[in-house]
A computed fold for a 534-nucleotide part of an RNA from uncultured Mailhella sp., annotated as large-subunit ribosomal RNA, domain I. Its Rfam family is "Bacterial large subunit ribosomal RNA". The sequence was found in a public genome assembly. NCBI's taxonomy places the organism under Bacteria, Pseudomonadati, Desulfovibrionales, Desulfovibrionaceae, Mailhella. The prediction has a mean pLDDT of 84.
Context: one part of a larger RNA
RNA sequence: AGCAACGGGCGGAUGCCUUGGCGCUGCAGGCGACGAAAGACGUGAUAAGCUGCGAUAAGCCUCGGGGAGGAGCUAAAUAUCCUGAGAUCCGGGGAUGUCUGAAUGGGGGAACCCACUGGAAGCAGUUCCAGUACCUCUUCGGAGGGGCUAACCUGGGGAAGUGAAACAUCUCAGUACCCAGCGGAAAGGAAAUCAAACGAGACUCCCAGAGUAGCGGCGAGCGAAAUGGGAAGAGGCUAAACCGGACAGUUUCGACUGUCCGGGGUUGUAGGACCGCCGGAAGUGAUCUUUGACUAGGCAGGAGAAGUCGGCUGGAAAGCCGCACCACAGGGGGUGAAAGUCCCGUAUCCGAAACCGAAAGAAGCACGGGCGGCACCUGAGUACUGCGAGGCACGUGGAACCUCGUGGGAAUCUGGGAGGACCAUCUUCCAAGCCUAAGUACGACACAGCGACCGAUAGUGAACCAGUACCGUGAGGGAAAGGUGAAAAGAACCCCUGUCAGGGGAGUGAAAGAGAAUCUGAAACCUGUUGCUU
Numbered sequence: 001a002g003c004a005a006c007g008g009g010c011g012g013a014u015g016c017c018u019u020g021g022c023g024c025u026g027c028a029g030g031c032g033a034c035g036a037a038a039g040a041c042g043u044g045a046u047a048a049g050c051u052g053c054g055a056u057a058a059g060c061c062u063c064g065g066g067g068a069g070g071a072g073c074u075a076a077a078u079a080u081c082c083u084g085a086g087a088u089c090c091g092g093g094g095a096u097g098u099c100u101g102a103a104u105g106g107g108g109g110a111a112c113c114c115a116c117u118g119g120a121a122g123c124a125g126u127u128c129c130a131g132u133a134c135c136u137c138u139u140c141g142g143a144g145g146g147g148c149u150a151a152c153c154u155g156g157g158g159a160a161g162u163g164a165a166a167c168a169u170c171u172c173a174g175u176a177c178c179c180a181g182c183g184g185a186a187a188g189g190a191a192a193u194c195a196a197a198c199g200a201g202a203c204u205c206c207c208a209g210a211g212u213a214g215c216g217g218c219g220a221g222c223g224a225a226a227u228g229g230g231a232a233g234a235g236g237c238u239a240a241a242c243c244g245g246a247c248a249g250u251u252u253c254g255a256c257u258g259u260c261c262g263g264g265g266u267u268g269u270a271g272g273a274c275c276g277c278c279g280g281a282a283g284u285g286a287u288c289u290u291u292g293a294c295u296a297g298g299c300a301g302g303a304g305a306a307g308u309c310g311g312c313u314g315g316a317a318a319g320c321c322g323c324a325c326c327a328c329a330g331g332g333g334g335u336g337a338a339a340g341u342c343c344c345g346u347a348u349c350c351g352a353a354a355c356c357g358a359a360a361g362a363a364g365c366a367c368g369g370g371c372g373g374c375a376c377c378u379g380a381g382u383a384c385u386g387c388g389a390g391g392c393a394c395g396u397g398g399a400a401c402c403u404c405g406u407g408g409g410a411a412u413c414u415g416g417g418a419g420g421a422c423c424a425u426c427u428u429c430c431a432a433g434c435c436u437a438a439g440u441a442c443g444a445c446a447c448a449g450c451g452a453c454c455g456a457u458a459g460u461g462a463a464c465c466a467g468u469a470c471c472g473u474g475a476g477g478g479a480a481a482g483g484u485g486a487a488a489a490g491a492a493c494c495c496c497u498g499u500c501a502g503g504g505g506a507g508u509g510a511a512a513g514a515g516a517a518u519c520u521g522a523a524a525c526c527u528g529u530u531g532c533u534u
Base pairs, nucleotide, nucleotide: 001533002532003531004530005529006528007527008526009525015519016483017482020454021453022451023450024449025448026447029442030148031147038100039099040098041054042053043052045078048074049073050072060094061093062092063091064090065089069082070081071080105114106113107112115132116131117130118129119128120127121126134145135144136143137142152183153181154180155179156178157177163170167217193200194199204231205230206229207228208227214222215221235435236434237433238379242263243262244261245260246259247258248257249256250255268413270378271377272376274373275372276371277370278369283367284366285365288364289363290362291361297356298355301350302349303348307323308339309322310321311320312319324341325340326330332344333343334342384408385407386406387405388404389403390402391401394420415430416429417428418427419426470477471476490518493505494504495503496502
């Protein structure tokens, strides 16, 4: 030095565990000038951090719940206090709420600096209180807005890497991203729609139709609709004609015009106005009023069955043996191992002073007809169109349809649009005003529950004081780190030593080879003893 066996150290794999994550379902879905979200600085008897709170500062008042201890956690100890006159704790309402922040009196390098106006106190210096931003609307009194928030949603803008094996049309993609805006959903929505010679009957979402018909340097690729089956189901209001009123203007004093208000009216087998005649109903209602309703429900809670029976093992019984009992409760968690009957609970039943707070339904009320005549009305710089674009699955194509820019520019029911150039016939619908629940999307916060999800190199980056430490001028990047024991019973006392290091006894404990560098304790690596080989 090598090999082997055994022992030790180092190390922290593995096993077991879980306070933390991940996903799903239901419910629920905003906060803010009454100053939010997010912070700074303070605040405790002692106080570093976390949590709470705000100069009334781990709290103040009040109303409920609850019922014996309590003054939050790391974190024990001391002191001083509170508490059956009901504390601590839980919930409802209120008060206080420094400074920054939309930040709003002006400024500013956030948490700082400097004012003005009015009022109060004081002899006064001065102190205290309230107000003072901008925009929009306004009856001029005032009211509203602004900012934040996970995704979802609508609109206005809008790429490139990429693919086409290069690249320009094309694709990626109307994606990413930016901006604006709303809501618990948003958007869409009651046919100038489809269809096809039959008919359907708003919109939205899902399944099929279908990777079909088509589009396409006919390349790469893009990609419908009708229709059928489901979810849900709901339809309304205006403009105009006509009638009336107020105000303003014009006036030949007859009236006319304009604006506003009220009535009327709302559709395509056309409807309505006006004139004449008949009728006053069936029914509908999402808005409004009343009711339902000081309701249901939400936000604290309460009651809640039955073995601590005998024996065995053990440190410990919930294990094993035996005998019982409850069950609308044998979900779950805890307890010295594995408990229906020990504890918390669970099934079930009950419960609110205050605060929040529906719906169905009901009533009111509103809406809600027919025939004939007449030819007044039925949304104009609109429809349509030349040129130029965009959207439609559709890239200019035979290119309809929808929308926009620019130039031109109708008809008025004997009217107008569409049916994929265009024309005729036919069919179908009624544009140029508005609103509309449900079915659908999302998942920040809160609540309830679940998982052939993870189990500390996993699961969130973060089970632990983590968006921390640390890095970067900055935007930004971004860790590591869980486990004694049932209970601290956390090792009094003695010894070695320079020692508050470490160890040996003693003691605790079931175990200390569980000793805090603490469960288990693999391997690499280091080393001791013995044997063999050289």